[in-house]
Molecule: transfer RNA
Organism: Candidatus Nanoarchaeia archaeon
RNA sequence: GGGCCCAUGGCGCAGUCUGGAUAGCGCGUCCGGCUUCGGUUCGCGAAAGCGAGAAGGAACCGGAAGGUCGGGGGUUCGAAUCCUCCUGGGCUCA
Numbered sequence: 001g002g003g004c005c006c007a008u009g010g011c012g013c014a015g016u017c018u019g020g021a022u023a024g025c026g027c028g029u030c031c032g033g034c035u036u037c038g039g040u041u042c043g044c045g046a047a048a049g050c051g052a053g054a055a056g057g058a059a060c061c062g063g064a065a066g067g068u069c070g071g072g073g074g075u076u077c078g079a080a081u082c083c084u085c086c087u088g089g090g091c092u093c094a
Base pairs, nucleotide, nucleotide: 001093002092003091004090005089006088007087010027011026012025013024020077029064030063031062032061033060035058036057037056041052042051043050044049070086071085072084073083074082
């Protein structure tokens, strides 16, 4: 220097082939519900024990926030998707 691939919430990905108008899924974060564990502590009691029970942990369920799709330009009624240039990363040829 040439060719190919990748870039989408904090993280991992789908959506691109066939443009369709609300950009989704999982994890994570936050909020709520329920169950359960928990047991500082409090009440009764001579004790054993009984009752109540905060913080916190876990499972499940429901909900919310968070992107304007690597950047610029173009095509189009409409672009994450098509065209072009650039940036970053990877593979490969010389």